Record summary: The RNA shown here (small-subunit ribosomal RNA) has 1500 nucleotides and comes from Nanoarchaeum equitans Kin4-M. NCBI's taxonomy places the organism under Archaea, Candidatus Nanoarchaeia, Nanoarchaeales, Nanoarchaeaceae, Nanoarchaeum equitans. It matches the Rfam family "Archaeal small subunit ribosomal RNA". The literature on the family includes a 2001 paper in Science by Yusupov et al., "Crystal structure of the ribosome at 5.5 A resolution". Clan: SSU clan.
[in-house]
RNA sequence: ACUCCCGUUGAUCCUGCGGGAGGCCACCGCUAUCUCCGUCCGGCUAACCCAUGGAAGGCGAGGGUCCCCGGGUAAGGGGGCCCGCCGCACGGCUGAGUAACACGUCGGUAACCUACCCUCGGGACGGGGAUAACCCCGGGAAACUGGGGCUAAUCCCCGAUAGGGGAUGGGUGCUGGAAGGCCCCAUCCCCGAGAGGGGCUAGCGGUACUUCCCCCGCUAGCCCGCCCGAGGAUGGGCCGGCGGCCCAUCAGGUAGUUGGCGGGGUAAUGGCCCGCCAAGCCGAAGACGGGUAGGGGCCGUGAGAGCGGGAGCCCCCAGAUCGGCACUGAGACAAGGGCCGAGGCCCUACGGGGCGCACCAGGGGCGAAACCUCCGCAAUGCGGGAAACCGUGACGGGGGGACGGAGAGUGCCGGAGGGCGUUAUGCUCUCCGGCUUUUGGGGAGUGUAAGUAGCUCCCCGAAUAAGCGGUGGGCAAGAGGGGUGGCAGCCGCCGCGGGAACACCCCCACCGCGAGCGGUGGCCGUGAUUAUUGGGCCUAAAGGGGCCGUAGCCGGGCCGGUGUGGCUCCGGUGAAAUCCUCGGGCUCAACCCGAGGGCGCGCCGGAGCUACUACCGGCCUAGGGACCGGGAGGGGCCGACCGUACUCCCGGGGGAGCGGUGAAAUGCUGUAAUCCCGGGAGGACGACCCGUGGCGAAAGCGGUCGGCCAGAACGGGUCCGACGGUGAGGGCCGAAGGCCGGGGGCUAGAACGGGAUUAGAGACCCCGGUAUUCCCGGCUGUCAACGCUGCGGGCUACCUGCUGGGCGGGCUACGAGCCCGCCCAGUGGGGUAGGGAAGCCGUUAAGCCCGCCGCCUGGGGAGUACGGCCGCAAGGCUGAAACUUAAAGGAAUAGGCGGGGGAGCACACAAGAGGUGGGGUGCGCGGUUUAAUUGGAUUCGACGCCGGGAACCUCACCGGGGCUGACAGCACAAUGAUGGUCGGCCUGAAGGGCCUACCGGAGGCGCUGAGAGGAGGUGCAUGGCCGCCGUCAGCCUGUGCCGUGAGGUGCCCUGUUAAGUCAGGAAACAGGCGAGACCCGCGCCCGCAGUUGCGACGGCCGAAAGGCCGGCACACUGCGGGGACUGCCGGGGAAACCCGGAGGAAGGUGCGGGCGACGGCAGGUAUGCAUGCCCCGAAUGCCCCGGGCUACACGCGCGCAUCAAUGGGCGGGACAGGGGGCCGCGACCCCGAAAGGGGGAGCAAAUCCCCAAACCCGCUCUCAGUCCAGAUCGAGGGCUGCAACUCGCCCUCGUGACGGCGGAAUCUCUAGUAGUCGGACGUCACCAGCGUCCGGCGAAUACGUCCCUGCUCCUUGCACUCACCGCCCGUCAAGCCACCCGAGCUGGGGCCUAGCGAGGCCGUGGGGGGUUCGCCCCCCACGGUCGAGCUAGGCCCCGGCGAGGGGGGCUAAGUCGACACAAGGUAGCCGUAGGGGAACCUGCGGCUGGAUCACCUCCU
Repeated sequence: ACUCCCGUUGAUCCUGCGGGAGGCCACCGCUAUCUCCGUCCGGCUAACCCAUGGAAGGCGAGGGUCCCCGGGUAAGGGGGCCCGCCGCACGGCUGAGUAACACGUCGGUAACCUACCCUCGGGACGGGGAUAACCCCGGGAAACUGGGGCUAAUCCCCGAUAGGGGAUGGGUGCUGGAAGGCCCCAUCCCCGAGAGGGGCUAGCGGUACUUCCCCCGCUAGCCCGCCCGAGGAUGGGCCGGCGGCCCAUCAGGUAGUUGGCGGGGUAAUGGCCCGCCAAGCCGAAGACGGGUAGGGGCCGUGAGAGCGGGAGCCCCCAGAUCGGCACUGAGACAAGGGCCGAGGCCCUACGGGGCGCACCAGGGGCGAAACCUCCGCAAUGCGGGAAACCGUGACGGGGGGACGGAGAGUGCCGGAGGGCGUUAUGCUCUCCGGCUUUUGGGGAGUGUAAGUAGCUCCCCGAAUAAGCGGUGGGCAAGAGGGGUGGCAGCCGCCGCGGGAACACCCCCACCGCGAGCGGUGGCCGUGAUUAUUGGGCCUAAAGGGGCCGUAGCCGGGCCGGUGUGGCUCCGGUGAAAUCCUCGGGCUCAACCCGAGGGCGCGCCGGAGCUACUACCGGCCUAGGGACCGGGAGGGGCCGACCGUACUCCCGGGGGAGCGGUGAAAUGCUGUAAUCCCGGGAGGACGACCCGUGGCGAAAGCGGUCGGCCAGAACGGGUCCGACGGUGAGGGCCGAAGGCCGGGGGCUAGAACGGGAUUAGAGACCCCGGUAUUCCCGGCUGUCAACGCUGCGGGCUACCUGCUGGGCGGGCUACGAGCCCGCCCAGUGGGGUAGGGAAGCCGUUAAGCCCGCCGCCUGGGGAGUACGGCCGCAAGGCUGAAACUUAAAGGAAUAGGCGGGGGAGCACACAAGAGGUGGGGUGCGCGGUUUAAUUGGAUUCGACGCCGGGAACCUCACCGGGGCUGACAGCACAAUGAUGGUCGGCCUGAAGGGCCUACCGGAGGCGCUGAGAGGAGGUGCAUGGCCGCCGUCAGCCUGUGCCGUGAGGUGCCCUGUUAAGUCAGGAAACAGGCGAGACCCGCGCCCGCAGUUGCGACGGCCGAAAGGCCGGCACACUGCGGGGACUGCCGGGGAAACCCGGAGGAAGGUGCGGGCGACGGCAGGUAUGCAUGCCCCGAAUGCCCCGGGCUACACGCGCGCAUCAAUGGGCGGGACAGGGGGCCGCGACCCCGAAAGGGGGAGCAAAUCCCCAAACCCGCUCUCAGUCCAGAUCGAGGGCUGCAACUCGCCCUCGUGACGGCGGAAUCUCUAGUAGUCGGACGUCACCAGCGUCCGGCGAAUACGUCCCUGCUCCUUGCACUCACCGCCCGUCAAGCCACCCGAGCUGGGGCCUAGCGAGGCCGUGGGGGGUUCGCCCCCCACGGUCGAGCUAGGCCCCGGCGAGGGGGGCUAAGUCGACACAAGGUAGCCGUAGGGGAACCUGCGGCUGGAUCACCUCCU
């Protein structure tokens, strides 16, 4: 110090990745008041190129010379040139190169140097020479340069000495781990100084015309220099240990390579270089090669470990246009020095020359990306100088830049008014008044090199100062408004936008931060998604196919030693800055200073300890091994033998089929098959025994016997004495298939041929059949090589089965027999703790620990490409990237589904009856047509449905005409508005308009808004209502329990039911909505009641029907009640309940109806109504006329009447129920042939009215398109209505079409039902083939089942969850993108070889010059060496282009099939082989990660 959040699902848990929230860096966008601080600012790309100016000089106290000022020829002062000396090797810049002793750190140098500086000691003798400037003469455009002449020194040289160096020899010397070091002596050789230069002071002398001065010389003191030696300091050179990048698809590298001897070279070691000799040297602890890169202090981030970085500051390195080389020098191979090559630029008189900003500033270019050609040497520092001082783009300052950090401000108070809002002192705006003054404006002082700033004081003045991003979730803040309409756009991720967007754009409001706020890219964190701290590998990605074994890693018990590691202590070092703490200084802070701490996790040296580790020595036996004993075993190899089956052949019998399948066919068979018997041949195989039995490391192993070989268990405890474990590389083994060579070939059988199936069938099925299958030899080396579980060891409950061995016991028909128990080993099942995401594992661990190996890090691309290795090939092993994607996954849950299983049910099938589908016609729908044929509904669950029959109306459609604006504002209006109206005109019609006129009295569609209205849109915004699942038996809740959770349990199981109905069991116990109960009707009985009903009985009237009176028994009507409950009996059953029976009007929910759970179908309805939003609003509103919805080549649905004789026609006769009735029903009478007409009683109704048909009786028709059938058409008549042409109904006469029982298919119905007969009502002016209801007549069949269609429950599989009308695969076609191969073309880089090669260095010779004779310089030649570069050839690496070829990814609605997911309809998958448009198919072997049924085994 430790945090999560969003995204895979219907939901859940997990794995896993993507994204978000933090910090830092660069750039970008919008915005911006002030000050301070900082080691910030062309680092990232072009170590690309640069105009101009500046950045390194100094010294006159080393010397020569010239000039100027001054003056007295002085003195003195200043300047230039040259010689000389010191510096220019520092400072400054940059990061190209470099993977290296470059850096860091610690050491070494017995292998070294060090100018200037310090200390000590000693010293500076004698002699000689040249040259620049200058003068003279030349060359050249210039740069520059040649010759001659003069001259000085702190210039150069010679000799000597001191001294030093080297060699040899010597020394009892010193340091040291060790002398090759130091010291001393001797000898030899070599080197060898500025033996004095300058200044000041003093003195002396000289020179001079005299003094001073100057000049020259000498002496003394002081100072600066000089030389030699020794030492120090500082800075370096070289060497070593250790440390820090990636790639093994770089595995072998190496010729000066490794070492030796000798030499060269250097300050110095060394193969640094050379000659010779030897053949070594490095490498898996990663050589060599490739890529990348300056390294560190530190910086960012992080809790830390770590990860990332290396700009700025400090240290080190390297570089200076690129490459090479040396010179000078203490120091360089030299940023503002030289030479040469290269490329670039500039000047040129073409002969030649010049330049190098990765210093400061500045320019161009490059880019996303970065300033002024500023001031000053005042400070610090550096160079020179004795010093003054000079120089200094180092540095100190200023300017510009939001680069970073820090601080401050953009106001405060009061009053009035407005707005928001409240519990509220609240918030906000405007105005007025007041206060303050940082910052701002002005001034003075101080400050500074000069200024700015800052500080102090005075004056003015609220004045001069707020933005950016966001508001769907993550994630803080909008269910605000407007616009848009899958568009435009947003979005890190999930996702928004298809008409009501909290998600786009704008406004408003709000949230976050604030002089900043956001974006893009990068890094860390988040990420325990690289896991040392701190992960995993049965199924999510991940255990190597198995074993042996090398290196490595790890390793039993005891003793002794050492003290490697380890631990403790001490010393040294680990620069400063950075970091922390404290203190101090700028008003605070940032910043700075001081002190302390920390850091650098390290390294070096020393001392101590010895438990542990290691090593050495010794011992032990528990690990391991050897040995012995009796037994077990499909362990391996070889040989011999046996057996059944099969195929073929022969013989015999036999006779027409056999074979094969779902059914067939191809095929075989009269040359005799199949079949039976006998015999023979051949190859393969090894039934039963056979068992979650055995053996083996795995692959794998099965007849018998023999031989050979090997392993394990048990038992013994004789021997060895840790000999062990694992195992990178490596080696060996390794199913099937495949390959090579040879053999064999019965069966099976890829490919292939044929037959079927099919839309097709490259398959599944069938008939054949080659390779193969078998053997020998060799190769391949793969797999679902699986327990998807590496090997070894220890520890941690039990129960039970089996196998082998041992021990004990019992029985014994005694046999290696049977049974029981214990132990060891093996092999199964269940299960505790524990583990796990769960499934599950659980002494055979997936538990708890130890050791070692292998492997994983989102999905796809891809086990692909390239490279390498292996292979005869097929191919194997190793094994990426671009690109793409928001998931891909595991386990489990709920549902749905299955051409899965089980159970139950339904007019679902079956049994049966009648239909539809044919023809005619009615109606509805589609289609077509039309000015319009309004619209909706479209499987069940649209189609006589909305709509229940549309002439106008309805009406929504079409054609035509007309009308209409509440309210507000404006125009207008008493010169009279709006409104009303006679007449006329327009018109089909109309004060609607117009003409004209009148009434009237105040408003005001002419304009802008806004309304009324809308059968205009949206049933995917809705309410309500309805349909269907479904009258199905289901759907939920509380508490408890189980599960991390979704969720489960309850609701399961058994039995039962119409039913989740009930009973019994069960971690459930209860409860609710459904079912049932309940309500209505019908069926039986009773009570009450009795008109308008009834009418038995009595009375009266009447011929009778009947009427009246009494009456309320019956019927009926209305109300109320009873009755049925499996109550009783028999049988079955545990119960529930079932079966049968009795009684009863009725039984087992009596029959029919009402009532229709939680929910679902975005089902239907905006055109019943209601309703959000949108739209029209002088028309999409309102009115009117006409037309249309009635169209008609067609298709479909539902009906009606039919095709006739259980029928038609005619005549006669009979019986309902339920309804309806005042613009109505209408008796009855009359007229008419009828429809109908004219009258009309009664009835607002148990009162009056409307009311049957089938049926019965009689006659007729006689099987014919008819006396069937009635379409169509003609004529006449009637009714309704304003009106029947488009387009009504009825009557009569005539006309009489199709039709002779209906293909595939399909509908309804289980009893008063189907069928059949009519009736009433609804609609309605008229119109019924429709709908609703009513009654009349009135059947057949149901054994039964889940086969079809569906439903419920349980279970199973699933890749489905808008849920199988699901999901999903591959080819092909189209587009885009990246990639691979590719004849070659081309660019760059590296290495090797050979040649050429400027130039440098070394040597030799020659020539010339100089010479102080030491030697130096120049030229030429030769030899050697280095050598940039150039040329040629070869090899390697990287990149670009590339005809064409290849696959891959992605892309709303393309083609073909249907491969996978449910037994996915042939189970799937793995390896291999062949085949095929494609998914794929087939063979062989393997796996279960396969459903289902049966059997077996095992467990509970």